[in-house]
RNA sequence: GGGCCGUUAGCUCAGCGAUUAGAGCGCUGCCUUCGCAUGGCAGAGGUCGUGGGUUUAAAUCCCACACGGUCCACCA
Numbered sequence: 001g002g003g004c005c006g007u008u009a010g011c012u013c014a015g016c017g018a019u020u021a022g023a024g025c026g027c028u029g030c031c032u033u034c035g036c037a038u039g040g041c042a043g044a045g046g047u048c049g050u051g052g053g054u055u056u057a058a059a060u061c062c063c064a065c066a067c068g069g070u071c072c073a074c075c076a
Base pairs, nucleotide, nucleotide: 001072002071003070004069005068006067007066010025011024012023013022018056027043028042029041030040031039049065050064051063052062053061
């Protein structure tokens, strides 16, 4: 330098054009217990990496950039 993959909640990940963006774990409160654990109920938590574009409508499609992973090339 080039190819490919990835970036969404604190963590691991789903979501592949239209309900208001979700799950598990974690976190907070309540119930249950003498207390803890387990279990049950409720809740908080997101500028969907950044900036543009397409569209009536974009997390989703297109472009550039940033970061991470991986392979290849170059290396006097």